[in-house]
RNA sequence: AGUUUGAUCCUGGCUCAGGAUGAACGCUAGCUACAGGCUUAACACAUGCAAGUCGAGGGGCAGCGCAGUGUAGCAAUACAUGGGCGGCGACCGGCGCACGGGUGCGUAACGCGUAUCCAACCUUCCCGUUACUCUUGGAUAGCCUUCCGAAAGGGAGAUUAAUACAAGAUGGUGUUCAAAUUCCGCAUGUUAUUUGAACUAAAGAUUUAUCGGUAACGGAUGGGGAUGCGUUCCAUUAGCUUGUUGGCGGGGUAACGGCCCACCAAGGCGACGAUGGAUAGGGGUUCUGAGAGGAAGGUCCCCCACACUGGAACUGAGACACGGUCCAGACUCCUACGGGAGGCAGCAGUGAGGAAUAUUGGUCAAUGGUCGGAAGACUGAACCAGCCAAGUAGCGUGAAGGAUGAAGGUUCUAUGGAUUGUAAACUUCUUUUAUAAGGGAAUAAAACCUCCCACGUGUGGGAGCUUGUAUGUACCUUAUGAAUAAGCAUCGGCUAACUCCGUGCCAGCAGCCGCGGUAAUACGGAGGAUGCGAGCGUUAUCCGGAUUUAUUGGGUUUAAAGGGUGCGUAGGCGGUCGGUUAAGUCAGCGGUGAAAUUUCGGAGCUCAACUUCGAACGUGCCGUUGAUACUGGUCGACUGGAAUGCGGAUGUCGUGGGAGGAAUGUGUGGUGUAGCGGUGAAAUGCAUAGAUAUCACACAGAACACCGAUUGCGAAGGCAUCUCACGAAUCCGCGAUUGACGCUGAGGCACGAAAGCGUGGGGAUCAAACAGGAUUAGAUACCCUGGUAGUCCACGCUGUAAACGAUGAUGACUAACCGUCGGCGAUACACAGUCGGUGGCCAAGCGAAAGCGAUAAGUCAUCCACCUGGGGAGUACGACCGCAAGGUUGAAACUCAAAGGAAUUGACGGGGGCCCGCACAAGCGGAGGAACAUGUGGUUUAAUUCGAUGAUACGCGAGGAACCUUACCCGGGCUCGAACGGCAGAUGAAUUAAUCAGGGAUGGUUAAGUCUUCGGACAUCUGUCGAGGUGCUGCAUGGUUGUCGUCAGCUCGUGCUGUGAAGUGUCGGCUUAAGUGCCAUAACGAGCGCAACCCUUGCCAUUAGUUGCCAUCAGGUAAAGCUGGGGACUUUAGUGGGACUGCCACCGCAAGGUGUGAGGAAGGGGGGGAUGACGUCAAAUCAGCACGGCCCUUACGUCCGGGGCGACACACGUGUUACAAUGGUGGGUACAGAGGGAAGCUACCUGGCGACAGGAUGCAGAUCUCGAAAACCCAUCCCAGUUCGGAUUGGAGUCUGCAACCCGACUCCAUGAAGUUGGAUUCGCUAGUAAUCGCGCAUCAGCCAUGGCGCGGUGAAUACGUUCCCGGGCCUUGUACACACCGCCCGUCAAGCCAUGGAAGCCGGGGGCGCCUGAAGUUCGUGACCGCGAGGAGCGACCUAGGGCGAAACUGGUGACUGGGGCUAAGUCGUAACAAGGUAACCGU
Repeated sequence: AGUUUGAUCCUGGCUCAGGAUGAACGCUAGCUACAGGCUUAACACAUGCAAGUCGAGGGGCAGCGCAGUGUAGCAAUACAUGGGCGGCGACCGGCGCACGGGUGCGUAACGCGUAUCCAACCUUCCCGUUACUCUUGGAUAGCCUUCCGAAAGGGAGAUUAAUACAAGAUGGUGUUCAAAUUCCGCAUGUUAUUUGAACUAAAGAUUUAUCGGUAACGGAUGGGGAUGCGUUCCAUUAGCUUGUUGGCGGGGUAACGGCCCACCAAGGCGACGAUGGAUAGGGGUUCUGAGAGGAAGGUCCCCCACACUGGAACUGAGACACGGUCCAGACUCCUACGGGAGGCAGCAGUGAGGAAUAUUGGUCAAUGGUCGGAAGACUGAACCAGCCAAGUAGCGUGAAGGAUGAAGGUUCUAUGGAUUGUAAACUUCUUUUAUAAGGGAAUAAAACCUCCCACGUGUGGGAGCUUGUAUGUACCUUAUGAAUAAGCAUCGGCUAACUCCGUGCCAGCAGCCGCGGUAAUACGGAGGAUGCGAGCGUUAUCCGGAUUUAUUGGGUUUAAAGGGUGCGUAGGCGGUCGGUUAAGUCAGCGGUGAAAUUUCGGAGCUCAACUUCGAACGUGCCGUUGAUACUGGUCGACUGGAAUGCGGAUGUCGUGGGAGGAAUGUGUGGUGUAGCGGUGAAAUGCAUAGAUAUCACACAGAACACCGAUUGCGAAGGCAUCUCACGAAUCCGCGAUUGACGCUGAGGCACGAAAGCGUGGGGAUCAAACAGGAUUAGAUACCCUGGUAGUCCACGCUGUAAACGAUGAUGACUAACCGUCGGCGAUACACAGUCGGUGGCCAAGCGAAAGCGAUAAGUCAUCCACCUGGGGAGUACGACCGCAAGGUUGAAACUCAAAGGAAUUGACGGGGGCCCGCACAAGCGGAGGAACAUGUGGUUUAAUUCGAUGAUACGCGAGGAACCUUACCCGGGCUCGAACGGCAGAUGAAUUAAUCAGGGAUGGUUAAGUCUUCGGACAUCUGUCGAGGUGCUGCAUGGUUGUCGUCAGCUCGUGCUGUGAAGUGUCGGCUUAAGUGCCAUAACGAGCGCAACCCUUGCCAUUAGUUGCCAUCAGGUAAAGCUGGGGACUUUAGUGGGACUGCCACCGCAAGGUGUGAGGAAGGGGGGGAUGACGUCAAAUCAGCACGGCCCUUACGUCCGGGGCGACACACGUGUUACAAUGGUGGGUACAGAGGGAAGCUACCUGGCGACAGGAUGCAGAUCUCGAAAACCCAUCCCAGUUCGGAUUGGAGUCUGCAACCCGACUCCAUGAAGUUGGAUUCGCUAGUAAUCGCGCAUCAGCCAUGGCGCGGUGAAUACGUUCCCGGGCCUUGUACACACCGCCCGUCAAGCCAUGGAAGCCGGGGGCGCCUGAAGUUCGUGACCGCGAGGAGCGACCUAGGGCGAAACUGGUGACUGGGGCUAAGUCGUAACAAGGUAACCGU
């Protein structure tokens, strides 16, 4: 930094960016330097080498060489001989082999680190000092002879030497013992001196110079031992121990010591973690980190351990010995089968294992080691080289110029740009590197030998001579020529870097979050970009980030986390004053803290890495000298903490006993009669054998109403009738007593609700289980009727609860205000103070917030307990406790990227409050039943084109499907195409008419026809570039529309509040149709909405007066504004007025409300319309139109004929007509508005029963025309399937149209179906409304119109009211919802996968115990055999490795079956939880 959320803050985990590595893997690869290279099988090893040397210790002489000698006549040469010589195999002897080199098995230990000690020790070689080095002896290997054996090897005999071995002498300051004096020491002891006794030495060599040998002391070096401190995890390891712990005396050792032995005592270790188990070499150091820490221990250095496994000793100064010995075991090899041999965890190398780690190289030139007097020899130590990008560092792959910004690639907003990109080409330059040629180091100092010099005569210095593996390498010079040299990863965010194509939840990616379902910056490719660069990525591991184990530096009300409570042990911490001490603490000084490493400053390799010099560091330990404030120890004192005492007070404190009334149930008796009881409603149940109810009496058990309260008491659990007894506690007052006696408290002990368990009682009520009745889809529940454990008592057990204030105990300090309980203040109905409790609200402060706030969650101190992501799991195993149930303690594998807290905004609730709406109610009329019309679904079909689908589709798109429309089906045609544009070419028309074929499109034929300003226009044909598509995607879109909803809401600026999301404003009170307004107010204002402005209608005025009107005047008709005329009225259409709670009364602060008020045409929005906020539904529409992308192109385009969209068992929606008398029928008589009219409306006349036809006139319209019905009056019908109703059907016609068969409307005659008011349910409407009556218009040739849009006529009923249904608004509340309840989510079952527990058993492993056996070997004993003897062989004893047997414990693997757990898009059953989640939820049992 990313990731939990719609957003926020917090808690909390997961993940990433950094550094590192003895690494591995993938792709790639030019050079140099330095350093590194089996982390696995301490698995097994072929082969070669890794430890020898000395002839100046010895006898000798195999092999090599030489002198000499002999033979071949001499020489050459050959052969033989030749310890006389150089030398030297084997042998005796000396020194070395205990170093160097390897590995990390074992080891949790004085192993390692550090510090101290040894008066308790050893030390070859080396150095220093002193002294000595005398006289003898006997063997033995080798050689020779011989024997056994396959071999390895061994035996016997003879003979011989030494610096081998042995004896004797001499001994001292040496060792041991004894004694005395003396120094030192805490002590055991010990230094020095003296005396006495005893015991011990030696080796020579070579040739003149040395090297040796013996004794003693001292030094140095190396080792041995002891101790303090430090040194992993597990307590689900709590007890361990018999040589164990100590003593005395011995033995043994270089030396101390139970190291070993005899005896005595019974100790020793352990919660400060013994014992057991697991793991592991330790340190210097390395990596990381700001540090503190954490992790690691490869290379280098120090120490330890080991050398096939186990045991053992010998030799030696040193070993219990990597390349020695003996024994046992496993394995491998040889064998003549009788026996033998071996040990790479040395250097190379092989096999095996593994992701993985090199050459069977060169040299002793240097450094070092062993031997030697030396030369020298040996040295897989070492120095070099080889292999490996495995690491670090350095260098290069070119540099400068170069814009028609070339070509090509990629891409975009595509006539053109952008990018690759100064990149390339091209020009000039350079040569590190490379290749070739030439030159060419340092590393070497010496030693030896020779000579010289000095002096202290064996040392130092000088000169000469000699020596190079690496290496002809590094380095230098010259030549050639940009020549020989770039990749890897990434590009959604974290995280630097973006586009196109392909793919289409596929293929795939992925560290976390997450990408991919047709426009993927996340997959694959490409182009481009970014990062690093001879490397780059991935994987693994460690530290960091992670303050995520918190010492530095965290927490525990609600996120994980306070023990249920008290008493108290160890421990931790602890009041005031003084003295003393100096352990802690502080300071100075000394020693040590190896080197390397690290840091700093220098130096050397051309630089750097690297190497090297110096300094620092090494935070530690030890010693010493001081200081004394604080802590501790110790001594003395004090009273404030604590406790005691005296006096008073309080209470539902505990235990035991006694007493009481109400209620309940039961029993008995009386009264009394049909029900009672119970529920939402019922039923089961009780009751005529008399219930319920009621009265009286009696009995039983349990619980204690009112008082009663944020009351009181108690440590918590808990405690309530009254009373007695016993016991305990707290508080207050006094300040008499003690004198820090205190606080906390791991373990421990005790108490501890309910349920449960055991034994014995008791049993009224209630009531798990159980039964029945209901409810329900089911109902193993909720409800009801019963009912057993239990509920109660005694004794015992259990030991858990949401045992909660979800808040451990104690002490101190820190503002106020208001209650209440118990004391004190002499008295108190007042009052303030004080002490102790118990509550409320708040300051500061704290807190993530909610909140806490003197009863802290504030500020401090002490002690205890507990936490470290969610799940798995408080589970498994083990242990302890329990009669059991179970409790306490308490994991892991595996799995997820979250789980969680508080608060915010929404949404939701079978939460609450307020309010509104034809939402309900009150009414009127309908739908749902019938027939028909129309739309839809379904079905059918060649096709029944497509879309719309809860409200918000269904008389919807469609405001006109016979053809056309038309998109669908069948058939027949066309392909520049049915329409349009550009270009090029050709033709000449265009057009008209006739005719033939065909179903038509179309095709054929004939005839007529020739514009022009000469540029062309127009048309047809051919070719080409565009076409065309009602094909897909409304989930890519624009535009438009529906709905919530004409609901009153939705927001913003500034300010303020809050860490923040957000809030405030917009909340509250009143009011309104309204977020309409008023008041109040940390808000003040504003915007979109509301309202108003607009249209229409209702009244008036004014202006105007034709086509409208006609009161007055005149004329006139059969009649009529018909005419002159008039503007009064009606009306038309312009302009104004009018209504504003303005006035009055009442209520109200105001806003406003109310009134049969007044006035007014109209009264509180007058009626109607247009007008639709932010947004919701991925709502509808790609088929109205437009448009991105995809798809078709002789077809998914287009033309034509016919068919279909009109089908029909059925289902639904919307309508029409009815079922009749408020009616039907016949006749008569009135009154509209708004519209339409030229291929039109048509007066009037004639014909027809009629639709209509034939004539004819007016009118492009206030002029002409289309035109009412219900109503009203008269008559008739008389309640019926009718004089209701008109479907259906038959016949005959009219009209439109190319054409009415599929498939038109209308007319006439005839026919006369269903239907008698419609189940559950449901729709509309609050006034000129519903209902009812007709009229007009659009579309249109005509019309399926009963539809849609308008118009007027007649003209009601009802609204108490807001409980309920539906929808909406505001406030509030709960929430585990946010895709927002159509949400979320739980468990069983079924399927697959994974890890795990149990389990009859089976198979191992390490360790311990007991018994038997017991090699080699040390020690001891014996030793009749050998030996003159010393002594030895042999035998025995103790101990032990190993082996065998046995019984247990621990631990691992596996296991039929079995238990739960986890995970897995769409399985089954229910719906437990989240809202009052529909029975509040949860905890224990």
A computed fold for a 1485-nucleotide RNA from an uncultured bacterium, annotated as small-subunit ribosomal RNA. Rfam family: Bacterial small subunit ribosomal RNA. The coordinates come from a structure-prediction model, not an experiment, and the mean pLDDT is 83.